The RNA shown here (transfer RNA) has 74 nucleotides and comes from Acidianus ambivalens.
RNA sequence: GCCCCCGUAGGUCAGCACGGUAGACCACCGGCCCGCAAAGCCGGAAGUCGCAGGUUCGAGUCCUGCCGGGGGCU
Numbered sequence: 001g002c003c004c005c006c007g008u009a010g011g012u013c014a015g016c017a018c019g020g021u022a023g024a025c026c027a028c029c030g031g032c033c034c035g036c037a038a039a040g041c042c043g044g045a046a047g048u049c050g051c052a053g054g055u056u057c058g059a060g061u062c063c064u065g066c067c068g069g070g071g072g073c074u
Base pairs, nucleotide, nucleotide: 001073002072003071004070005069006068007067010026011025012024013023020057028044029043030042031041032040050066051065052064053063054062
């Protein structure tokens, strides 16, 4: 220098092929339960979807450039 994969909640990851309400689990907060706690049950909060542009009525998803991480080739 070239190619491929990954970047989404505090953490681990779905969702992307075929654009149409942003999700799960763990953690956290509140309640129930309990003598107290754990476990269990119920509820809740938490996201500029790496950044910036473009396409579109509409982008996490498609296109371009860049940044970060991993791998391969030279």

The RNAcentral record of the sequence draws on ENA.
The organism belongs to Acidianus, within Archaea.